This is a predicted complex of two RNAs, RNase P RNA and transfer RNA, with 432 nucleotides together. Rfam match: Bacterial RNase P class A. It is annotated as a ribozyme.
RNA sequence: CGAGCUCGCCGGGCGGCCGCGGCGCUGAGGCGCUGAGGAAAGUCCGGACUCCACAGGGCAGAGCGCUGGGUAAUCCCCAGGCGGGGCGACCCGACGGAAAGUGCCACAGAGAGCAGACCGCCGAUGGCCCGGAGAGGGCACAGGCAAGGGUGAAAGGGUGCGGUAAGAGCGCACCAGCGGCCCAGGAGACUGGGCCGGCUCGGUAAACCCCGCUCGGAGCAAGGCCAAGCAGGGACAGGGUGGCCCGCCCGCUACGUCCCAGGUAGGCCGCUAGAGGCCGGCGGCAACGCCGGUCGGAGAGAGAUGGCCGUCCCGGGCCCCGGCCCGGACAGAAUCCGGCUUACAGGCGGGCUCGCAGC
RNA sequence: GGCCCCGUCGUCCAGAGGCCUAGGACGCUGCGCUCUCAAGGCUGAGACGCCGGUUCGAAUCCGGUCGGGGCUG
Numbered sequence: 001c002g003a004g005c006u007c008g009c010c011g012g013g014c015g016g017c018c019g020c021g022g023c024g025c026u027g028a029g030g031c032g033c034u035g036a037g038g039a040a041a042g043u044c045c046g047g048a049c050u051c052c053a054c055a056g057g058g059c060a061g062a063g064c065g066c067u068g069g070g071u072a073a074u075c076c077c078c079a080g081g082c083g084g085g086g087c088g089a090c091c092c093g094a095c096g097g098a099a100a101g102u103g104c105c106a107c108a109g110a111g112a113g114c115a116g117a118c119c120g121c122c123g124a125u126g127g128c129c130c131g132g133a134g135a136g137g138g139c140a141c142a143g144g145c146a147a148g149g150g151u152g153a154a155a156g157g158g159u160g161c162g163g164u165a166a167g168a169g170c171g172c173a174c175c176a177g178c179g180g181c182c183c184a185g186g187a188g189a190c191u192g193g194g195c196c197g198g199c200u201c202g203g204u205a206a207a208c209c210c211c212g213c214u215c216g217g218a219g220c221a222a223g224g225c226c227a228a229g230c231a232g233g234g235a236c237a238g239g240g241u242g243g244c245c246c247g248c249c250c251g252c253u254a255c256g257u258c259c260c261a262g263g264u265a266g267g268c269c270g271c272u273a274g275a276g277g278c279c280g281g282c283g284g285c286a287a288c289g290c291c292g293g294u295c296g297g298a299g300a301g302a303g304a305u306g307g308c309c310g311u312c313c314c315g316g317g318c319c320c321c322g323g324c325c326c327g328g329a330c331a332g333a334a335u336c337c338g339g340c341u342u343a344c345a346g347g348c349g350g351g352c353u354c355g356c357a358g359c
Numbered sequence: 360g361g362c363c364c365c366g367u368c369g370u371c372c373a374g375a376g377g378c379c380u381a382g383g384a385c386g387c388u389g390c391g392c393u394c395u396c397a398a399g400g401c402u403g404a405g406a407c408g409c410c411g412g413u414u415c416g417a418a419u420c421c422g423g424u425c426g427g428g429g430c431u432g
Base pairs, nucleotide, nucleotide: 001355002354003353004352005351006350007349008348009347010346012312013311014310015309016308017307018306020035021034022033023032024031025030037330041341042340044339045338046337047336048335049219050218051217052216061215062214063213064212065211066080067079068078069077070076081095082093083092084091085090096210097209101208102207103204104203105202118149119148120145121144122143125142126141127139128138129137130136157175158174159173160172161171162170176200178197179196180195181194182193183192184191185190223269224268225267226266232260233259234258235257236256238255239253240252241251242250243249276295277294278293279292280291281290282289283288313328314327315326316325317324318323319322360431361430362429363428364427365426366425369385370384371383372382377415387403389401390400408424409423410422411421412420
């Protein structure tokens, strides 16, 4: 210099004017303070909180799945192991079990799961034929084989030597893999090594399933408090009315007065101080934890958080080279918090790798 | 705001690991019939929302994303 990898961060700054939400002050006009994000998004995980249900346990169902740690908790994070990719920095992994059982493996192919024989090789042995012959030779009939060809995503280890009629873990050596035992390292996943074994036992569990762990349901429109109006219940017996007229008495009605419960509209609470942010120290490889100091940062009516101007910054275009014009991503709170995922113009900082050249 | 469900030709439905080069009905194109049109006949075109993963193999299973719909005061 070129090409990359990774971690963290910013995501327009300042000033003025006008406007909007919340809170406080004021008799009012008005004044003061304050007002979006790293994702506020998707609602994919996990919790706090609230209500409902519940003696305890099991079945069913759902989710998760290497090890150790972190945490309130997690499908998250950190560190490590193993596998895969990359020359490398580094990245990716739903990463328990297929020798518990069941299912599936299309097409092609002889054979696809107590494997199999199409082409091929052989035909030692038995059979048939030539031959005087039990020498020798032929046929490929019985049969043998799985080396080679062929099919397929996948065909029951690989290489070599021996062996044989031809062959084959049939035997042997080495290698790969599996199982058992032992030794060493590690907290563990796991790794390294030795001996023995049978030679080798396909894939699929994001198919059923088995093993282990976790899980009661709903969600702030949760839930609670106050409570018009209409309808309801009770008391009183003033009014009206019925029991032949009047009175007593007994009913009905609910016009009247008082009381009551549930609860709609509506209002209020929940509601924002919380597993909080920042700084420093200590422990830890780290995630994170502990201690000390410091700060006040939205809370609505399902409704605000904007616009203009000046100047600076960044990007693009034009020309007369210091001026003019245009633009400044994704998006946007609604109970709160920890994660993940997705979207994002442009920019900054730290660490590292590879290649070329120079000293 | 919260909780659920669904995406297959132009429209309405099947298909739920391989026989899928995805099937049917209506609609559409062309031919033929007819004096012409329709109906009927023959023929053809036309789709798994998108991106990844699992698997030998995905419309189907899993994750993400986009779009649509329903319930809830």
Model confidence (mean pLDDT): 80 of 100.